[in-house]
RNA sequence: GUUUGACAGACAAUCGCCGGCAGCUUUUGCACUGCUGUCGGAGGAAAGUCCGGGCUCCAUAGGGCAGGGUGCUGGAUAACAUCCAGUCAGCGCGAGCUGAAGGAUAGUGCCACAGAAACAGACCGCCGAUGGCACCUUUUCGGUGCACAGGCAAGGGUGGAACCGUGGUGUAAGAGACCACGAGGAAAGCUGGCGACUUCUUUCCUGGUAAACCCCACCUGGAGCAAGACCAAAAGUAACGCAGCAAUGGUUUCAUCCAUUGCAGCCCUGGCCCGGGGUGCGUUAGGUUGGUCGCUUGAGCCGUCCAGUAAUGGACGUGCCCAGAUAGAUGAUUGUCGCUUUCAGCGGCAGGGGAAACCGGACCCCGUUAUGACCGCAGAAAGUACAGAACCCGGCUUAUCGUCAAACUUU
RNA sequence: GCGGGAUUGGCCGAAUGGCUUAGGCGCUGGACUGUGAAUCCAGCCACGAGAGUUCGAUUCUCUCAUCUCGCCCCA
Numbered sequence: 001g002u003u004u005g006a007c008a009g010a011c012a013a014u015c016g017c018c019g020g021c022a023g024c025u026u027u028u029g030c031a032c033u034g035c036u037g038u039c040g041g042a043g044g045a046a047a048g049u050c051c052g053g054g055c056u057c058c059a060u061a062g063g064g065c066a067g068g069g070u071g072c073u074g075g076a077u078a079a080c081a082u083c084c085a086g087u088c089a090g091c092g093c094g095a096g097c098u099g100a101a102g103g104a105u106a107g108u109g110c111c112a113c114a115g116a117a118a119c120a121g122a123c124c125g126c127c128g129a130u131g132g133c134a135c136c137u138u139u140u141c142g143g144u145g146c147a148c149a150g151g152c153a154a155g156g157g158u159g160g161a162a163c164c165g166u167g168g169u170g171u172a173a174g175a176g177a178c179c180a181c182g183a184g185g186a187a188a189g190c191u192g193g194c195g196a197c198u199u200c201u202u203u204c205c206u207g208g209u210a211a212a213c214c215c216c217a218c219c220u221g222g223a224g225c226a227a228g229a230c231c232a233a234a235a236g237u238a239a240c241g242c243a244g245c246a247a248u249g250g251u252u253u254c255a256u257c258c259a260u261u262g263c264a265g266c267c268c269u270g271g272c273c274c275g276g277g278g279u280g281c282g283u284u285a286g287g288u289u290g291g292u293c294g295c296u297u298g299a300g301c302c303g304u305c306c307a308g309u310a311a312u313g314g315a316c317g318u319g320c321c322c323a324g325a326u327a328g329a330u331g332a333u334u335g336u337c338g339c340u341u342u343c344a345g346c347g348g349c350a351g352g353g354g355a356a357a358c359c360g361g362a363c364c365c366c367g368u369u370a371u372g373a374c375c376g377c378a379g380a381a382a383g384u385a386c387a388g389a390a391c392c393c394g395g396c397u398u399a400u401c402g403u404c405a406a407a408c409u410u411u
Numbered sequence: 412g413c414g415g416g417a418u419u420g421g422c423c424g425a426a427u428g429g430c431u432u433a434g435g436c437g438c439u440g441g442a443c444u445g446u447g448a449a450u451c452c453a454g455c456c457a458c459g460a461g462a463g464u465u466c467g468a469u470u471c472u473c474u475c476a477u478c479u480c481g482c483c484c485c486a
Stems, first nucleotide, its partner, number of pairs: 001408007009337007017041008043386001047397002050395005055224004062274004067220005072086005087101001088099004102215002107213002109209003123156002125152003130149002132146005164182006183206007192197001228293004237285006244263007265279005286485002300320002302317006338384006345377004352359001412482007421436003429466001438454005459475005
């Protein structure tokens, strides 16, 4: 240097706080209150609330669409965006580290400026074979020139990126147009592997971007302990807004009003439709702002053995019980000790810490020397982190003075 | 405690991933005026912090920080 794991002050006294149990008090009795005794009383992150699950209510959580999430492979798990083991790519001398790592050969979009052109084209340039024009020679063939039509994309230049790279064939000039070698990718077969992938061969292809839309595969109902259940108290009301259609009845006809039923509406299932349940609904004013349960025995802790490379799982134990507050307890003071740093003192010593780097500076010439690294002793001062449970677990991320252990790497 | 939203000059506030980030109020200087106001001209001042994706980030993704909003019972 790398990785993994553990700890994160100790003891005593005094004064307090919260909870469990027992006894006393009180009561007819229980509960509450009060007192006494005894036992227990924050974390590795309790934090951020970034994921996942349990639990509760809404249908035992139902169907479809939309939306959201995940994204190499295999395994672990209650589940996961986590963990373990591997594959591939990148970084490092190395131990190791990092990776939102499916698809650009499904389709669409975008690629500013510059540049000819950013998936389609020519500014400079090259050619001008073929056609055209002019000239020469001429029986014709032919030759020379122009750069008008036209052909090309090698080179220059632009850019983050230029149509895969190098060499050759070829051509008027050229070009994967063709050939050889090479880079990357896809498909098929083959070797090894459960698989990602990989060895070899053949064929085909060649800009980037999916943390752009999207496609593919898999997962996904919503809300959250202020969930939710119960008791008590208070008020037992008021204002505003919206309340459709049909049938029947009161009613002989019409209108109006009332009642019942059905549909619709509204509410819950927080997007939409279906389905289900409920029903006058919504907003505001107003009242209470008390108590009990949920609440801590749980995917729990410890130890041993077994299975597995491991994550993890299983079995066993006269094994253990280890915070439950509700404006929120878990604290304060004093003393002693521990750890780290600095300072000066005394003593030892030329080397010291495993080695090297590093620190100290003797010798190497002479002279002067320990303001002397390090060790030991006793002492002083400063520091002793991050941070405080709130329904409970599994992770991730972030904060953290320091200390210890194991394995490995480099010199 | 739980769940949403936001962060751009001194203030308000816009932005398709692409030039030096609009605009208004304000501030500074100048012109006009006897002076001031109003008006005109010119100028100054910003993407909360750190990583990643991308040729390129205010914008997309992640982590952190800060600010802000909502919630219980009866009826």
Molecule: RNase P RNA; transfer RNA
Organism: soil metagenome